[in-house]
Molecule: transfer RNA
Organism: Clostridia bacterium
RNA sequence: GGCCUUAUAGUCUAGCGGUCCAGGACGUCGCCCUCUCACGGCGAAGACCGGGGUUCGAGUCCCCGUAGGGUCA
Numbered sequence: 001g002g003c004c005u006u007a008u009a010g011u012c013u014a015g016c017g018g019u020c021c022a023g024g025a026c027g028u029c030g031c032c033c034u035c036u037c038a039c040g041g042c043g044a045a046g047a048c049c050g051g052g053g054u055u056c057g058a059g060u061c062c063c064c065g066u067a068g069g070g071u072c073a
Stems, first nucleotide, its partner, number of pairs: 001072007010026004018056001028044005049065005
C1' cells in the first nucleotide's frame, strides 16, 4: 500500500429499514430488607465512532474519514 472485517451506556452484548423517543447482563445510585455488611426485592440515571448520502422513515443500506482486528504484498 491492496482487500476483508468490526465500532451501540463504565464493561459485555441484542437489534436482518417502521410495532424501538434502542432491549438485556454486570457495574453505579436511591429505597426496602438486615443490629451492620453481603445476598435478595423494587426503582432510577446512563449509549448508537465522526461527517455526508439514499429513503416518507436509518442504530440498520451506501460513500468518505477515524480507530481496532485479519489477510496479501